[in-house]
Context: one part of a larger RNA
RNA sequence: CGUUGGAACUUGAGAGAAGUUGUCUCUAGUACGAGAGGACCGAGAUGAACAAACCUCUGGUGUACCAGCUGUUCCGCCAGGAGCACCGCUGGGUAGCUAAGUUUGGACGGGAUAAGCGCUGAAAGCAUCUAAGCGCGAAGCCUCGCUCAAGAUUAGGUUCCAUAAUCCCCUUGAAGACUACAAGGUUGAUAGGCCUCAGAUGUAAGCGCAGUAAUGUGUUUAGUCGAGAGGUACUAAUGGA
Numbered sequence: 001c002g003u004u005g006g007a008a009c010u011u012g013a014g015a016g017a018a019g020u021u022g023u024c025u026c027u028a029g030u031a032c033g034a035g036a037g038g039a040c041c042g043a044g045a046u047g048a049a050c051a052a053a054c055c056u057c058u059g060g061u062g063u064a065c066c067a068g069c070u071g072u073u074c075c076g077c078c079a080g081g082a083g084c085a086c087c088g089c090u091g092g093g094u095a096g097c098u099a100a101g102u103u104u105g106g107a108c109g110g111g112a113u114a115a116g117c118g119c120u121g122a123a124a125g126c127a128u129c130u131a132a133g134c135g136c137g138a139a140g141c142c143u144c145g146c147u148c149a150a151g152a153u154u155a156g157g158u159u160c161c162a163u164a165a166u167c168c169c170c171u172u173g174a175a176g177a178c179u180a181c182a183a184g185g186u187u188g189a190u191a192g193g194c195c196u197c198a199g200a201u202g203u204a205a206g207c208g209c210a211g212u213a214a215u216g217u218g219u220u221u222a223g224u225c226g227a228g229a230g231g232u233a234c235u236a237a238u239g240g241a
């Protein structure tokens, strides 16, 4: 831009992805076989690799979280801190992202067939799966299951609304290069702040007590806290033309 108003929900022509396989148990020590050995068919269990999704668990990361430690400079000194030293080093770690973690998948079935196996059956009084006709038959083919899909220009369908709606702008996002998409814009929980909680760290500072002191101990399962959950209009999503 088209599909000749707009919005929502859809059908599926067509396209894509997937398609793997081991071991064990039962049937059954049965059929078979002198024995040794040892099934078809069928039923179930558990794996490998592969793929997708996810983060409850196990972990990794987590340079704006917490604690410990060293040197040095500074905050006048002490105490307590800040900067720098690979994030200064070390021990942990929320969210998010992740695999080595978790869950799920390949199925079941239907149709037409291949090789092959048949039925009926002549040519050819017999025989013959084939010549007419009719069956069975594969991880393969077409479906079934999953994803996309009406630019399928053959541009489909249904429902609703009649200026319906949309853009710009702003607050944002488990969406994202930009755009797009999604949630909101005071008739508001969209983000920040604040409160509560979860969770992390691991018991702050100050003061008291004990000790000459290092330090220990009580206040204190404290104090602090990025992304998490809920709440709350305090701030910002203004007001207009």
Stems, first nucleotide, its partner, number of pairs: 001151001005161006014148003020048007032037001050105005058099004065092005070085006109143003116136004169185005190236003193232005199225003206219005